[in-house]
A computed fold for a 1394-nucleotide RNA from an uncultured bacterium, annotated as small-subunit ribosomal RNA. Its Rfam family is "Bacterial small subunit ribosomal RNA". Its family is annotated with structural constituent of ribosome and ribosome in the Gene Ontology. The RNAcentral record of the sequence draws on ENA and SILVA.

RNA sequence: AGAGUUUGAUCCUGGCUCAGGAUGAACGCUAGCGGCAGGCUUAACACAUGCAAGUCGAGGGGCAGCAUAAAACAUUGCUUGCAAUGUUUGGUGGCGACCGGCGCACGGGUGCGUAACGCGUAUGUAACCUACCUAUAACAGGGGGAUAACACUGAGAGAUUGGUACUAAUACCCCGUAACAUCAGAGGAGGCAUCUUCUUUGGUUGAAAGUUCCGGCGGUUAUAGAUGGGCAUGCGUUGUAUUAGCUAGUUGGUGGGGUAAUGGCUCACCAAGGCGACGAUACAUAGGGGGACUGAGAGGUUAACCCCCCACAUUGGUACUGAGACACGGACCAAACUCCUACGGGAGGCAGCAGUGAGGAAUAUUGGUCAAUGGACGCAAGUCUGAACCAGCCAUGCCGCGUGCAGGAAGACGGCUCUAUGAGUUGUAAACUGCUUUUGUAUGAGGGUAAAAUUGGGUACGUGUACCUAACUGAAAGUAUCAUACGAAUAAGGAUCGGCUAACUCCGUGCCAGCAGCCGCGGUAAUACGGAGGAUCCAAGCGUUAUCCGGAUUUAUUGGGUUUAAAGGGAGCGUAGACGGGAGAUUAAGUCAGUUGUGAAAGGCUGCGGCUCAACCGCAGCACUGCAGUUGAUACUGGUUUCCUUGAGUGCGGUUGAGGUAUGUGGAAUUCGUGGUGUAGCGGUGAAAUGCUUAGAUAUCACGAAGAACUCCGAUUGCGAAGGCAGCAUACUAAGCCGCUACUGACGUUGAGGCUCGAAAGUGUGGGUAUCAAACAGGAUUAGAUACCCUGGUAGUCCACACGGUAAACGAUGAAUACUCGCUGUUGGCGAUACAAUGUCAGCGGCCAAGCGAAAGCAUUAAGUAUUCCACCUGGGGAGUACGCCGGCAACGGUGAAACUCAAAGGAAUUGACGGGGGCCCGCACAAGCGGAGGAACAUGUGGUUUAAUUCGAUGAUACGCGAGGAACCUUACCCGGGCUUAAAUUGCACUGGACAGGCCAAGAGAUUGGCUCUUCUUCGGACCAGUGUGAAGGUGCUGCAUGGUUGUCGUCAGCUCGUGCCGUGAGGUGUCGGCUUAAGUGCCAUAACGAGCGCAACCCUUGCCAAUAGUUACCAUCAGGUGAUGCUGGGGACUCUAUUGGGACUGCCAUCGUAAGAUGUGAGGAAGGUGGGGAUGACGUCAAAUCAGCACGGCCCUUACGUCCGGGGCUACACACGUGUUACAAUGGGAGGUACAGAAGGCCGCUACCCGGCGACGGGAUGCCAAUCCCCAAAACCUCUCUCAGUUCGGAUUGGAGUCUGCAACCCGACUCCAUGAAGCUGGAUUCGCUAGUAAUCGCGCAUCAGCCACGGCGCGGUGAAUACGUUCCCGGGCCUUGCACACACCGCCCGU
Repeated sequence: AGAGUUUGAUCCUGGCUCAGGAUGAACGCUAGCGGCAGGCUUAACACAUGCAAGUCGAGGGGCAGCAUAAAACAUUGCUUGCAAUGUUUGGUGGCGACCGGCGCACGGGUGCGUAACGCGUAUGUAACCUACCUAUAACAGGGGGAUAACACUGAGAGAUUGGUACUAAUACCCCGUAACAUCAGAGGAGGCAUCUUCUUUGGUUGAAAGUUCCGGCGGUUAUAGAUGGGCAUGCGUUGUAUUAGCUAGUUGGUGGGGUAAUGGCUCACCAAGGCGACGAUACAUAGGGGGACUGAGAGGUUAACCCCCCACAUUGGUACUGAGACACGGACCAAACUCCUACGGGAGGCAGCAGUGAGGAAUAUUGGUCAAUGGACGCAAGUCUGAACCAGCCAUGCCGCGUGCAGGAAGACGGCUCUAUGAGUUGUAAACUGCUUUUGUAUGAGGGUAAAAUUGGGUACGUGUACCUAACUGAAAGUAUCAUACGAAUAAGGAUCGGCUAACUCCGUGCCAGCAGCCGCGGUAAUACGGAGGAUCCAAGCGUUAUCCGGAUUUAUUGGGUUUAAAGGGAGCGUAGACGGGAGAUUAAGUCAGUUGUGAAAGGCUGCGGCUCAACCGCAGCACUGCAGUUGAUACUGGUUUCCUUGAGUGCGGUUGAGGUAUGUGGAAUUCGUGGUGUAGCGGUGAAAUGCUUAGAUAUCACGAAGAACUCCGAUUGCGAAGGCAGCAUACUAAGCCGCUACUGACGUUGAGGCUCGAAAGUGUGGGUAUCAAACAGGAUUAGAUACCCUGGUAGUCCACACGGUAAACGAUGAAUACUCGCUGUUGGCGAUACAAUGUCAGCGGCCAAGCGAAAGCAUUAAGUAUUCCACCUGGGGAGUACGCCGGCAACGGUGAAACUCAAAGGAAUUGACGGGGGCCCGCACAAGCGGAGGAACAUGUGGUUUAAUUCGAUGAUACGCGAGGAACCUUACCCGGGCUUAAAUUGCACUGGACAGGCCAAGAGAUUGGCUCUUCUUCGGACCAGUGUGAAGGUGCUGCAUGGUUGUCGUCAGCUCGUGCCGUGAGGUGUCGGCUUAAGUGCCAUAACGAGCGCAACCCUUGCCAAUAGUUACCAUCAGGUGAUGCUGGGGACUCUAUUGGGACUGCCAUCGUAAGAUGUGAGGAAGGUGGGGAUGACGUCAAAUCAGCACGGCCCUUACGUCCGGGGCUACACACGUGUUACAAUGGGAGGUACAGAAGGCCGCUACCCGGCGACGGGAUGCCAAUCCCCAAAACCUCUCUCAGUUCGGAUUGGAGUCUGCAACCCGACUCCAUGAAGCUGGAUUCGCUAGUAAUCGCGCAUCAGCCACGGCGCGGUGAAUACGUUCCCGGGCCUUGCACACACCGCCCGU
């Protein structure tokens, strides 16, 4: 000293939370010792029992009990004068009870009450008292009568109490004496108003007690002191105004009374005062202070222990005694409670110390001693003392000590973890070796607290002091401390480990169990739950809970704010208050300085010292920031006073305006009425209807009526305090500004309460009512529509007078004054002037500098710099609600909470995404076209259903002829059944064997099993094969949300970023924006940006033209040969072609437009013209998109099975639904016959010419080709014939029969052929798909997979070969810029109501 938490990120505002310290604490786990402290915070609840205040015989009468002396008497024993016992006599020591004195008012406890002179502090007392103590002065003469105890006798259960009789005192009373006491008068002096003091005169009243050891002690009066108190006063001392008025002894006076004393303290009379917004009264809460805790301080909180003061003693009241009480362990009365009782009455008061019950989270022993300190009494010894000193219990706190120290690596065992033959960690830790002995156990020694006090003796003198001496006194306690012996021996835990916050892994669990101070963690890989290992922090403690301060500048005096975050009153006038211009004088209240007193002690700080240290304690100093007195200073503020004119105001002269009030008046429009013209609709809407209209509307003309509002001018214009104010005229009235500087002389500013004004709606009364129009009615819209739209329509809108008092009453910005760069427009006045330009004052606007601000922004009209005053704010919700009060006719307004709940709510700005926002642009996106799908049958895939199984995956676009480029067995993962368990396959090691394998046969559904046959090689190490054992296996089981790799999609869309610089507090921005252009972030221009990267383009392949090179299997123009025919042959390298290298196209040229980039053109040239066509190529990223079943891989799971082998079945099911296709519905066609023309592929388990057989699928022969050589090879087209609009010579499904081929095998479940059969279907609803040129459409051909094939699929190839595009309003998708946003999981969002 800060940190976490609002957001995708940022800055700010703002709350919540944490880290620190503290406690009279409590709870959980744990616990060795000592010292010093502390210990009912709750029930001022109730209390059993014991103790806590007595003492004096040196005041007295006495003598119950104890001890003792003597005498007398009695009895007993007898040794006859001795012993014992008893009785009597207070004689002595002493002493229960009694009279008397002093004390009991201290000490100890508690905090109920009290908001008060109660407390604190400072004064006053000239308004007072003070026992015991000290000093000074004086005195104590004489007398008297009682009474308790005791005795006798009663009452009563008892507590208690009555009667009679006796007696004493330092008890009580009377007389005498006395003034410096007290009263009155006079004079002097003093003070503070009442007064005080001195001198003098006179009057009045009151004293005493004895005892004695002869030293003394005690008594009375007066004065003074000391000590302790009483009373009065200034200042300070909690919350609520949702408590605003309170008060009759109340305020004051006069006079009595009372008191120690002042005083309404009390009483009589008189007056009517007194207190209060500077908070009276009321209510609630509370003992106050020194101090304690915290804090940098200012403050905040607190009032345990210790000290001071107060109050109280079961509750309430009262007095008595006394120096002192209205009295904790005294009295009386009343009340409640408890106890005793013979029922008639009585007793009691732990908030003393222990202790009990109760309450509570919670707080101790019915201990020892008066040895010390202190108190009461006493001459003293001494007695009493739960005050006190000690001990006991409790980790409640603070402080100190210990639980060992050193060496020791085989880095042991064990535990835990990992990449696991091993390594890391626990960890020098342990073991082991050496050492020490605080503590512990045992034994012994043992000071000081007491040279004190007291008593006896002595010495000195000043005769009650000092000193000397002797004796005696210890509860704690044989404690502290010291010595010796023994021996590591007796002694470590708690919390935490996601961030804040120091400390990390494994296992378990699976939004469960649980954690959590805040954020939050847990849904199968949890460093956050539970356990373990390890680590961290403290340590005889550690954590949790509670409370206080801090952090929190989050109540802001120090030290905050109010445009938008919470917050400026709607506006003005103005009271109290606060603040206030220039010069002089005076005062000294504030202020400053010196000094005096006080500010108790303890506590705090500093120094020194004592317990071994420390805590603790002692001594000294400082501090105690305060209050009061006194002496000075006088700048500033204040008071008083004299002046001044610049603030303010008045006057004079101008001027401006929708300023206000009242009265009058004007035209246009609207509606209505009357009349005319005129005829069928009008009106209204997105479209309609309700409505009006042939009884004549709407429209139009004329006249009339009514009410309301004032077109143009008109404007960031003007006026007003705000609300607000608009035709014109008049009257009355207010204000501002300007000019001049005549007058007053600070008269000012602000303004709590108060008063006034205050839009619209609303209320009351009375008018008025044309328009418009809540409510209401009807018609529409709609799922509904109590709305939006339409037709009507009442309050109201208007006027007068009242009420109400609120608005986003906003500039969301209180008023006033001063200062602080500029530019520009405009209104009013003045100056100057030339119609330009210009000065000044007062307004109304725009832009900007400094500055300010979280930013947006504000910026001489401040949100800047300062001053003054007022108002208001302190997290969100609850709530401007409830209750109370005030106002109001009401409606309602003003004031204005809490419980509870959340961790946010909020402001400004940023980047995205989004918008049924805007602008620009693109795309077969729409439009314009062509052909399809959706209807039929079939094929195929999917869903669903079914099933033993119908294996699994893919599911909007981006799944559905998809994985699968080919499921009869196999494939195969699924189902049923039969087998195997180191396993079907691969492999290391060890052992065994020379087999095994192959072939044949048998059993079996087969796997498999059995039998027969055949039977190794070698360099001698072994190889090979099989079996057994062992170590590894295997899994198409799960998780694509743990992953790699690959892929789809946005999208071949033009975007996505970086470095440096610059801007911004920052997130971020700029660059990448703007203008033009492009297919393109493609370029050009501009530019706080300059460059660069990934994308675009180009480079690559293919196709189109040309050239060069090379010519076999391709080609054949020229030459030659040959054939029935053919590049067939020699040959050729021209052509085609093949396949390699080049060229070619670049807006290069021309014209127009343009700054340029570029665009345009029936341009030229060219095979090709503006990226020539096609392909490959897919930026940063999005969809937790797809795939663990292609492969790989983490984790989990199975192991005589979720592995593996085999047979059979299934993946081919079938009321249904969808997708993708094929074939059709026919004449641009079908059938038959004839005649042509490709390209690209493929071929030896192959393609097959050709011949023969079969109607055909195909079969039987045979030949060529491992391929530019041989083979496979077109169909539409064209020509001719036929069919003539029909369910047909269309269409071919389905079915029957007969076959062919492949293959172990075509039943489930193959394809093909032939014959026969001949279904639906006559162009397809809503809707929807593809395509812009060699494209669509149409025609056939080939290939992969493959034994065969369910291929109508997929991938390729060529043949024939169109139509249309005005254009970008709309639908879909996309790009850029901009705008709004309460969205960020991002509109499939968020969120509201019921």